[in-house]
Formats: sequence, structure tokens, C1' cells
RNA sequence: CAAGUAAACCGGGUGACCGCCUCGAUGCGUUCAGGCGUAUCAGGGAGGAAAGUCCGAGCUCCGACGGGCAGGAUGCUGGGUAACACCCAGGAGGGGCGACCCUACGGAAAGUGCCACAGAAACAUACCGCCCCGAUUCGUUCCGAUAAAAUCGGGACUCAUGCGGGGUAAGGGUGAAAUGGCGAGGUAAGAGCUCACCGGCGGCCGGGUGACCGGCCGGCCGUGCAAACCCCAUCCGGAGCAAGACCGAAUAGAGGGACUAUGGAACGCCCGGUCCGUCCCCGGGUUGGUCGCUAGAUUUCUCCGGUAACGGAGGAACCAGAUAGAUGGUCACCGUCCCGAUUCGCCCCGACAGGGUCGGGGACUCAUCGGGACACAGAACUCGGCUUACAGGUUUACUUGACCC
Repeated sequence: CAAGUAAACCGGGUGACCGCCUCGAUGCGUUCAGGCGUAUCAGGGAGGAAAGUCCGAGCUCCGACGGGCAGGAUGCUGGGUAACACCCAGGAGGGGCGACCCUACGGAAAGUGCCACAGAAACAUACCGCCCCGAUUCGUUCCGAUAAAAUCGGGACUCAUGCGGGGUAAGGGUGAAAUGGCGAGGUAAGAGCUCACCGGCGGCCGGGUGACCGGCCGGCCGUGCAAACCCCAUCCGGAGCAAGACCGAAUAGAGGGACUAUGGAACGCCCGGUCCGUCCCCGGGUUGGUCGCUAGAUUUCUCCGGUAACGGAGGAACCAGAUAGAUGGUCACCGUCCCGAUUCGCCCCGACAGGGUCGGGGACUCAUCGGGACACAGAACUCGGCUUACAGGUUUACUUGACCC
């Protein structure tokens, strides 16, 4: 200097004028009431994702409650956390030269099921091929009859081909995958038949909290798919801020039906337990206001513990609460980026000369001038995560390559 890997941060700034919302204090006006309006002063006013609504919770209600079935979720180990499908650290397998990254990562000898097509055969096997044995007949060959073929007669035989029997799974073909892989020996030809190395499985020993790792020994071994059903382990009540609570005002219940402790009580079923009359349909009124609604598993600094996630202790701070839904508009300057240009300046080369001049080239660095653009995108009860979107800029650590010292 270039190319990468992992992580963090910013993402427009300043000023002027005008305009919004809100908390608090003080005053004024108004309403039957709950409340509402207005003035002054002093403060505050969108995000790293506010998005998706995918997980987990806080909180609220279902009378709370206990047990089980069904159903659902997670799935290597250990730790963190309020909890989690999240985070941290490890293990195994895989990718990358590397820094690093990915994993739906429990069980296939509990059972059921699937592996199309091709291929002989896909939980079982012999298509081609290789080797051995055989022969009255078949077959091959020799001689004779016949011009020859066919046919007939006689002899010989496994050399080769065909045929019959036996052995084989090394070689070939098919396929994603075919009696573990590669090599050597051995064999009639072959095969873990034997041997060395590797993989798998089993046993023993050692290390580790554990997943697992290492060593030794052994028989030689068909072990795919569970983001197929299933089995195993662990966890889970439901519904949700349009939850729910209250104030004010108004109105229409001579309404209908079912069951009646064997009934009803917010996903389905069963049992226990407790409480009580419960549930359904039709119709009417208010559809105004307050709370919930922002002091929090909050933010930040220091120290201690821990590899880390994170935890403990102490100090400081208060940072939106809207409800047709506020934080905006205009102007000026600056900033960042993109494109173009070179009058001055700048970079490179050369000459004369001694920080000056002249000539040529250029837009790589800086500077100047002109034009253009300024990412993704807006709370609505809150928080911890995950996923997705994002113009441009800054920083830290590490890896690889080239060059120089």
C1' cells in the first nucleotide's frame, strides 16, 4: 500500500423568524358534574431499527387451586438471564491459505414406513465376467460313402467353442448409495482368508463437571432417511392494553327460552376441590371523561469477581406520553458524497539557475471553481431478543500478499 475477517459508533450541524405537543408553578374564565379553555414563567419532545408481529416476559382479567390425558415447543455440553427458540464459552462434523464462518447437532439392534428411474439386486442379491469338474446322449475333431452340402457309418476327446454341475463377489456395467476403504501377500479363481494403515462397532484404562478426547485390546463389520410417523428427555393454563378499573350522564326491559347442584364458572376431555343460581337469544341507552400511560428487570461512571455472557458494591441522572393522533415550515452559512474543470495553487518530468524562472504532461494527493444529491425510515402499555432495510462516514483488533528499512 492492497485484499479480507470480527466488532463498535455517527448518520447531518449552527443561527434567525414563524408554528405545534406536553409536565410543573401561579392566575383568570367556564361546566349540574366528570372536566374544559386561556395567559405568564421555568423544563422536556421519536429509532438503531420505532419496522416484521417471529420468540420470551412484566402487567391485567378468567373465582384463585391440585393432578392427568390430548395438544404444542425445544433438542450436543456447561454457564448467563425475570425468562427465551436469545447470549457466552466449549465439543463434534463441515468450509476457508488464514483471521474466521456454518449446523433442524438426542435415538435407526423399540416398532411402522420410504429410497423414484436405472440396475441381476436397495436390508438383500448374481447380469456380464473369472476359476474348477464332466460327458451314454448333446458338442468338437479325424476317417470313409457322396462332385459338394445335407445325411449315414466308424474312431478319438475336453485343446477351443457350446452345454450340464459346482465355486466366486476381487474386475466390469447401473446408480446418490451395492458384503467397510486403500495397498501387499495368498488362492484353482477370489473374499478380512492373512497382514500394515484408516473408518465403524465392542471391551478395558486414563483425563475432563460434561459433551467428548487419548491409549491398549478384539471379532472382522449390510446399519441411508426421524426439516417421515415414532421413541426418549425437558418445559408449557387461557385470553390479551381494543386487557382491565373508575366517574358522569342517559335509557326500555310488564321481553323470550334452557337447565335447576345431575346446572354454571374464558382452547378440548377426565378426576379432585371450592363457590354460586347460571347460561343463551331478541331489543334499548351511553357511545363523554379519567386512570391504566411512563421512576423503569431504566440510563450512565468507577471499583471488585469472572476467559466471557454477566453479577456484586458505591456515586450521579430523570431523558415523549399523543388520542384523527404533536416535534414542523422558510432563509442563510457550514458539513459529507457524486460528476466535471484547472485561472491561481498542487503532483510528475526536463532545462537554466540557486527555494527562483521557463517549457511539457496530469487530475493520483491537497486546493479552487461550477453543477447535483443528502440513506433506511416515525412512538401509541413497557422491556429482553431475533429477523429484515440502510446513501455515506469514522474507529479498534486480527489475517493474507507485495514492497522498503
Predicted 3D model of a 405-nucleotide RNA (Bacterial RNase P class A) from a Dehalococcoidales bacterium. The RNAcentral record of the sequence draws on ENA. It matches the Rfam family "Bacterial RNase P class A". Rfam classes the family as a ribozyme. Rfam describes the family as follows. Ribonuclease P (RNase P) is a ubiquitous endoribonuclease, found in archaea, bacteria and eukarya as well as chloroplasts and mitochondria. The gene name in the source record is rnpB. NCBI's taxonomy places the organism under Bacteria, Bacillati, Chloroflexota, Dehalococcoidia, Dehalococcoidales. The coordinates come from a structure-prediction model, not an experiment, and the mean pLDDT is 75.